[in-house]
A computed fold for a 302-nucleotide RNA from Nitrosovibrio sp. Nv17, annotated as Bacterial RNase P class A. Rfam family: Bacterial RNase P class A. It is annotated as a ribozyme. Of the family's consensus pairs, 98% are formed in the model. The coordinates come from a structure-prediction model, not an experiment, and the mean pLDDT is 75. The RNAcentral record of the sequence draws on ENA and Rfam.
RNA sequence: GAAGCUGGCCAGACAGUCGCCGCCCGUGUUCAGCCCAUGAGCGCGGGGGGAGGAAAGUCCGGGCUCCGCAGAGCAGGAUGCCGGUUAAUGGCCGGCCACCGCGAGGUGAGGAACAGGGCCACAGAGACGAGCGUAUUGAGUUACGGUGAAACGCGGUAACCUCCAUCCGGAGCAAGACCAAAUAGGCAGGCUAUGACGCUGCUCGCCGAGCCUGCGGGUAGGUUGCUUGAGCGCAUGGGCAACGAUGCGCCUAGAGGAAUGAUUGUCCACGACAGAACCCGGCUUAUCGGCCAGCUUCAUUC
Numbered sequence: 001g002a003a004g005c006u007g008g009c010c011a012g013a014c015a016g017u018c019g020c021c022g023c024c025c026g027u028g029u030u031c032a033g034c035c036c037a038u039g040a041g042c043g044c045g046g047g048g049g050g051a052g053g054a055a056a057g058u059c060c061g062g063g064c065u066c067c068g069c070a071g072a073g074c075a076g077g078a079u080g081c082c083g084g085u086u087a088a089u090g091g092c093c094g095g096c097c098a099c100c101g102c103g104a105g106g107u108g109a110g111g112a113a114c115a116g117g118g119c120c121a122c123a124g125a126g127a128c129g130a131g132c133g134u135a136u137u138g139a140g141u142u143a144c145g146g147u148g149a150a151a152c153g154c155g156g157u158a159a160c161c162u163c164c165a166u167c168c169g170g171a172g173c174a175a176g177a178c179c180a181a182a183u184a185g186g187c188a189g190g191c192u193a194u195g196a197c198g199c200u201g202c203u204c205g206c207c208g209a210g211c212c213u214g215c216g217g218g219u220a221g222g223u224u225g226c227u228u229g230a231g232c233g234c235a236u237g238g239g240c241a242a243c244g245a246u247g248c249g250c251c252u253a254g255a256g257g258a259a260u261g262a263u264u265g266u267c268c269a270c271g272a273c274a275g276a277a278c279c280c281g282g283c284u285u286a287u288c289g290g291c292c293a294g295c296u297u298c299a300u301u302c
Stems, first nucleotide, its partner, number of pairs: 001298010012267007020050002023047010052273001056284002059282005064172004071204004076168005081095005096110001097108004111163002116161002118157003128153001132145004176224004186215006198206002231250006238243001268271001
């Protein structure tokens, strides 16, 4: 210098103007009979925050909530070397083995084929289970077998069925809780103490009075759940690592017809995929460009 491998990071920058959604502070005013305090509503001023590495797919695992705390069996699903890590996992880390790569490294559903069934492309005369070809013999008696993963057998295949082992209750923030408003309730059909509905896909078991569908109506506002969390950063020391411990510091969207925008200027390498909706840990998929660290191979020079 070229070509690569692994891990990590950024996701146009700066400034002005006008907006939008929360929060905090100050202040004015109204209300709670009055004063103080406090709270709520409205107005004004100021400050600060406002999408992502995947917010996505909803594919795994958990938290949280409700159901009757979720019993037995069957069915179904998932996983599958060994050890560790974690709240948990099918994730992650380490090791072994197999395969790929010169290498750094990468990939692997990686238990069982004397329990049973199925299948075995191409090639080959014959491919699954006793037969075949050639030679030979009294005799399927004996010997050999180019092809092929497997050929005269104790074959291969289980991301084919299956067997074995382990795990799995259901529904989900439209969960659920509270306040307010409106009240209602009705009609028709069906099921139902011969047990409906429900737990649960089925059976048993449990529970015990309504349930389902259609027609036609009432109300449709607010609060909470809601973001302080298995949180983030730094340091120290433990561990090969995943990860965990201690100390210090930080607060980083919380809407709900749903904010996170528009525009102007300057500059550059001219800007990809993409938009939170209860939360978190993973996986997978999409992604213009760029940066950093460690390592490998080749070439050249010293």